[in-house]
RNA sequence: UAAAUAUUUAGGCAAACUUGCUGAAAGGCAAGGACGCAAAGCUAUGGGUCUAAGGACGUUGUCUAUGACCGCCAAGCCGCCAUU
Numbered sequence: 001u002a003a004a005u006a007u008u009u010a011g012g013c014a015a016a017c018u019u020g021c022u023g024a025a026a027g028g029c030a031a032g033g034a035c036g037c038a039a040a041g042c043u044a045u046g047g048g049u050c051u052a053a054g055g056a057c058g059u060u061g062u063c064u065a066u067g068a069c070c071g072c073c074a075a076g077c078c079g080c081c082a083u084u
Stems, first nucleotide, its partner, number of pairs: 003084003012037002017032006035071001041077003045074003048069003054064004
């Protein structure tokens, strides 16, 4: 330096829920809080999932992403420590 492994050190992140703000909603942000995570770090590139303001059709409704989810899967980029 590179690869494999997760068993090691220092640590890191933060689900549900509560409160506040924001958004049409899905959701996002912040504080508290820890279900868990060896990438639960970053990227919306592919698939998948969620919502339907607006638009279309229409009989109460149905369809639709330009909106959203990286802690759904894959892909790309970057990174700490230990062993071999």

A computed fold for an 84-nucleotide RNA from Dendrosporobacter quercicolus, annotated as c-di-GMP-I riboswitch aptamer.
Its mean pLDDT, the model's own confidence on a scale to 100, is 82.